Context: one part of a larger RNA
RNA sequence: GGCAUACGGUGGAUGCCUUGGUACCAGGAGGCGAUGAAGGACGCAGGUAGCUGCGAAAAGCUUCGGGGAGCUGCUACACGAGCUUUGAUCCGGAGGUAUCCGAAUGGGGCAACCCGCGCCGCUUUGAGCGGCCGUCGUUUGCUGAAUCAAUAGGCAAACGAGGCGAACCCAGGGAACUGAAACAUCUCAGUACCUGGAGGAAUAGAAAUCAACCGAGAUUCCCUGAGUAGUGGCGAGCGAAAGGGGACGAGCCUAAACCCGUGUUGUGUAAGCUCGCAAGCGUUGCAGCACGGGGGUCGUGGGACCAUCUGGAAGUCGUUGCGAAGGCUUCACGGAGUAAGAAAUCGUCAGUUUAGGAAAACGGUUCUGGAAAGACCGGCCAUAGAGGGUGAGAGCCCCGUAUCCGAAAAUCUGGCGACUCCGAGAUGGCACCCGAGUACCGCGGGACACGAGGAACCCCGUGGGAAUUUGGGAGGACCACCUUCCAAGGCUAAAUACUACCUGGUGACCGAUAGUGGACAAGUACCGUGAGGGAAAGGUGAAAAGCACCCCUGAGAGGGGAGUGAAAUAGACCCUGAAACCGUAUGUCU
Numbered sequence: 001g002g003c004a005u006a007c008g009g010u011g012g013a014u015g016c017c018u019u020g021g022u023a024c025c026a027g028g029a030g031g032c033g034a035u036g037a038a039g040g041a042c043g044c045a046g047g048u049a050g051c052u053g054c055g056a057a058a059a060g061c062u063u064c065g066g067g068g069a070g071c072u073g074c075u076a077c078a079c080g081a082g083c084u085u086u087g088a089u090c091c092g093g094a095g096g097u098a099u100c101c102g103a104a105u106g107g108g109g110c111a112a113c114c115c116g117c118g119c120c121g122c123u124u125u126g127a128g129c130g131g132c133c134g135u136c137g138u139u140u141g142c143u144g145a146a147u148c149a150a151u152a153g154g155c156a157a158a159c160g161a162g163g164c165g166a167a168c169c170c171a172g173g174g175a176a177c178u179g180a181a182a183c184a185u186c187u188c189a190g191u192a193c194c195u196g197g198a199g200g201a202a203u204a205g206a207a208a209u210c211a212a213c214c215g216a217g218a219u220u221c222c223c224u225g226a227g228u229a230g231u232g233g234c235g236a237g238c239g240a241a242a243g244g245g246g247a248c249g250a251g252c253c254u255a256a257a258c259c260c261g262u263g264u265u266g267u268g269u270a271a272g273c274u275c276g277c278a279a280g281c282g283u284u285g286c287a288g289c290a291c292g293g294g295g296g297u298c299g300u301g302g303g304a305c306c307a308u309c310u311g312g313a314a315g316u317c318g319u320u321g322c323g324a325a326g327g328c329u330u331c332a333c334g335g336a337g338u339a340a341g342a343a344a345u346c347g348u349c350a351g352u353u354u355a356g357g358a359a360a361a362c363g364g365u366u367c368u369g370g371a372a373a374g375a376c377c378g379g380c381c382a383u384a385g386a387g388g389g390u391g392a393g394a395g396c397c398c399c400g401u402a403u404c405c406g407a408a409a410a411u412c413u414g415g416c417g418a419c420u421c422c423g424a425g426a427u428g429g430c431a432c433c434c435g436a437g438u439a440c441c442g443c444g445g446g447a448c449a450c451g452a453g454g455a456a457c458c459c460c461g462u463g464g465g466a467a468u469u470u471g472g473g474a475g476g477a478c479c480a481c482c483u484u485c486c487a488a489g490g491c492u493a494a495a496u497a498c499u500a501c502c503u504g505g506u507g508a509c510c511g512a513u514a515g516u517g518g519a520c521a522a523g524u525a526c527c528g529u530g531a532g533g534g535a536a537a538g539g540u541g542a543a544a545a546g547c548a549c550c551c552c553u554g555a556g557a558g559g560g561g562a563g564u565g566a567a568a569u570a571g572a573c574c575c576u577g578a579a580a581c582c583g584u585a586u587g588u589c590u
Base pairs, nucleotide, nucleotide: 001589002588003587004586005585006584007583008582009581015575016539017538020510021509022507023506024505025504026503027502028501029499030498031164032163039101040100041099042055043054044053046079049075050074051073061095062094063093064092065091066090070083071082072081106115107114108113116133118132119131120130121129122128135161136160137159138158139157140156141155142154143153168199169197170196171195172194173193179186183233209216210215220247221246222245223244224243230238231237251491252490253489254435258294259293260292261291262290263289264288265287266286267285272281273280274324275323276322277321278320279319299469301434302433303432305429306428307427308426309425310424312331313330314329315328316327317326333423334422335421336420337419345418346417347416348415349414350413351412353410354409356405357404358403362378363377364376366375367374379396380395381385387399388398389397440464441463442462443461444460445459446458450476471486472485473484474483475482526533527532546574549561550560551559552558
C1' cells in the first nucleotide's frame, strides 16, 4: 500500500410526512376610482427587528347583532402592567378616523418633498381649525376685438371625464422568422405586437336574406354537411355555403306624407275664424324655414288624405246664442312595464348572501406496548360508517358529519300591490309619402374560402350620378322570363367567451432537485446605471420533559458523568441516514 470484516466520521440520497402548489367542477361575483383608487412611503405596541393589522382617534374608536370564558396578533413557549359574567378577547353588519405620495387635481418637483403675505368661513388670536383654488368636455349665463351687426376670445356656474385592473370582446394600425425543402406571388397571419373603446359579457340581430319553381323565415353558439364545392407560382397550401340535427328564443322604435302649436322670415288686409241661421272678432290669412306634439313603420306592398260603415259610459270644449259634426278628459274593460320597445320609486311577503346554534351512540381489574384508537370479550347509534385530531389503526373520546334551526343591520332575487304607459278595424276613391351626392357606373384598392379570374355580392378612395310602386335590389359576368326581398336611420334579452377575485368540492395530479420562482421574514437575499434577472432554504419529541448539578477547558468551543425520555447513535448542525470520500481495529497478501 491492496483486499476483506467490524466499528466510526463525513455526506444528505432514500423511505415516510405535509402547512404549499396544480388541474378541473359547481355556485357567487364580475369591477375599483375626485366621497381620492390600484400601489406605495413614513409612522402606530411598555420594551418592537421582520411579518400582519391599523393611521396623529394609528395591532385600534362608535354602534347594532353573534358568542360565552378567558384575553392583550405571528416569528416568539419569557417579563412587566392590565382587561374581563356591568359579557372582555374573538366573529359579522353599519358607521367614524384615515399622515404623505400616487390619476394627484393651488404652483413646482429628483414620488412620499418644497413653495403659495393666494381666496372664503370660523376663531380660544395661535407657527390655530375647516373649506376652496388643476386640465379637458358639455350646457347655461355674463362679457366681448379687428369690424356696424355678429363671431373669435375672456369670465363664471352646474354636471361629467381623467387613473387602475387577469383573461374574455369590438375597432384602428400591423410585422418577420418560418413553409414553399432556394425564392419574388403565396404562406406564417390579419397571427405577434402597438393604439382606442366597452361590458359582465362583447359583437351581431328582426331580410333590399336564402332558396329553387318546393319552400324557409332576426341574430348568436355547437354537431354535421366536409377537408366536400371551390381556390391555389392549380406549388406549398387555403378552404366555404345552402341544407339537416341541436342550444336558445322576442321582438320593436323612428324619417317622410298629413294635422296642430311655438318661434322666425317674406308677402298680404275681407282673405280667415269647422258647418247652418243671426250677431261678432281683427298683428289672426298665405308661403318658406326651425323646433316641439300628434300621426306612421310596411312587401299577400304599407301609410297619409277624402267618403261610407261598425264601437261601453260620463263629463267638458266648441268666437257668442241654438243645433250638428268633431276634439279633449275621466272612469270601466283589456294589455304591458323599468333587460329593448317612455320612465322614477315605494310598500309588503317569501327567499339568497354576509356572524352563528342544536346535533345520536362504549365499556372491560383482559393482552402487547412508553402510550391503545390495535388484539380479545361484551354492547350501542346510524337521515350521522365524509373528513380531521387525540401518545400506533376510534361510527360511539374531541372537532365535526346527516338532519334541523337562526339576523338587529346591510345586499341581492322573486311574487303581489302601489305607480306608470298603451288600446280598433273594413270597403271604395285619390296618386301625396315611403331614408340622395345615396343606389349605380368608370378608375384604384380592400374584404369575401374565392390570388382579376367569366368575378357576382360587400366596403373604401376618386370622377360622374338615378328612380318613389307603371319604383327599386338580389338570385355568382350579362340579358330575358320567373322567383324573392324593400337599401341608403336606430334599439334589442337568452343560448356563447373568459376568471384576477370569493365559497364549496374533486383528482389512476406533485410531494421539498417534485409541485408555483416562492410549503420557510420570496419577487425576499443577491446581481445589474437601468429595463430587468433572481435563488438557496421544510421534519427533535407524544409532551420541552430543550440536559438541574459535577468534571476537563480560555468565565470558551467541544466533550465526559448525572438526570429527562420508549428512544439522546431523538441533544437542537436534532426522523430515517444510502453512496462517493476519510479513518480506527483485526485478518490476510506483496